[in-house]
A computed fold for a 346-nucleotide part of an RNA from a metagenome, annotated as small-subunit ribosomal RNA, central domain. Model confidence (mean pLDDT): 87 of 100. Rfam family: Bacterial small subunit ribosomal RNA. The RNAcentral record of the full RNA draws on SILVA.

Context: one part of a larger RNA
């Protein structure tokens, strides 16, 4: 490389948009580039191969044929692919009318809790643990009541719920904004699918500048535990966590399962629509779950939300370690990220 694979054995890119490219619905007509058939030319010799012959045989050699599956030219065929023209509506999109939701961005507001401050009541403990101690407290703590301030997060509702491409999104409300779904026709008429490079988004931690800091809390300090205890437990506590702007670009970024399309037994729950009915029932579309067949699978299991049956496109894998390392390059303020070997060894 071919082949075979990618839930868990190596292997699906974190996610989307989209360029080139690849692939692509139904019908008619034309063309004849691909495709198929015929004919002609050419395809040196040797080699290979078949028959025969010559060295005593063989290797070797000679001779005759076949072959050289190619290329060029020409004459035809037109199913498929391509190209050109035209038509269509089922793929796709748009319009209209409804509807759904923690989808996004920016404001405003709210109550509970926590902490702090002031004032009052009140007196000796509080706190913490397996048990303690460090710590706080007669300069009046803890507790309790009122008031004030601050920051952060939104109990119940709440759910195998919902929304979003993924990351993710939850108090209430306003504005702006995006999306899905359903129904009915109408409109456009293949406008589609995928997508190397690229661009955008991308939890937490971390970084830069400026704010903010209630609680929590790496580092750090102290108290315990212990043989030791650079830990687990306790008392404190700085970065950080929060906000604005800018970077970083990684995660078990997981459904460890790429996207799209078609087909393939059933049962049951639920979310959002729509349509009926004989008011017993029960249809349909789009999701989210549970169970179980055929089939698949090494098995566990998957099973119309496939890991089944097929098609198109992309990404990735090829024994373990060395190693996601070294070197080089690119990006980054840095931390690091991306790309990514070999020797050697089993």
């Nucleotide at each position: 490389u071919u082949g075979g694979g990618u839930u868990u054995a190596a292997a699906g890119g974190g996610u989307g948009c989209g360029u080139a490219g690849g692939c692509g619905g139904a019908c008619u007509c034309a063309u004849a580039a691909g495709u198929c058939a015929g004919u002609g030319g050419u395809a040196a010799a040797a080699u290979c191969u078949u028959g025969c012959a010559g060295c005593u045989u063989a290797a070797c050699u000679g001779u005759a044929g076949a072959a050289c599956u190619g290329c060029c030219a020409u004459u035809g065929a037109u199913a498929c692919u391509g190209u050109a023209a035209g038509u269509c509506u089922u793929g796709a999109a748009u319009u209209u009318a409804g509807u759904u939701g923690a989808g996004g961005u920016a404001g405003g507001c709210g109550g509970a809790a926590u902490g702090u401050g002031u004032u009052g009541u009140g007196u000796a403990g509080c706190g913490g643990u397996g048990a303690a101690a460090u710590g706080c407290a007669u300069a009046g703590a803890u507790a309790u009541a009122a008031c004030a301030c601050a920051g952060a997060a939104c109990a119940c509702c709440g759910a195998u719920u919902g929304c979003g491409a993924a990351g993710g999104c939850a108090g209430c409300u306003u504005a702006c904004u995006a999306a899905g779904c359903u129904a009915u026709a109408a409109u456009u008429g293949a406008c589609g699918c995928u997508g190397a490079u690229g661009c955008a988004c991308g939890a937490a931690a971390g970084c830069g500048u400026g704010g903010g800091u209630a609680g929590c809390g790496a580092a750090c300090a102290g108290g315990a535990u212990u043989a030791g205890a650079u830990a687990c437990c306790c008392u404190g506590g700085u970065a950080g966590u929060c906000c604005a702007c800018g970077c970083c670009g990684u995660a078990a970024a997981c459904g460890a399962u790429g996207a799209u399309u078609a087909c393939u037994c059933g049962u049951u729950g639920u979310u959002g629509g729509c349509a009926a009915u004989a008011c017993a029932u029960g249809g349909u579309c789009a999701g989210c779950g549970a169970c179980u067949g055929a089939g698949c699978g090494a098995a566990a299991g998957c099973a119309u939300u496939a890991a089944g049956u097929a098609a198109u496109c992309c990404a990735c894998c090829u024994g373990g370690g060395g190693a996601g390392u070294a070197c080089g390059u690119u990006g980054g303020c840095a931390a690091c990220a991306a790309u990514g070997a070999a020797a050697c060894u089993c």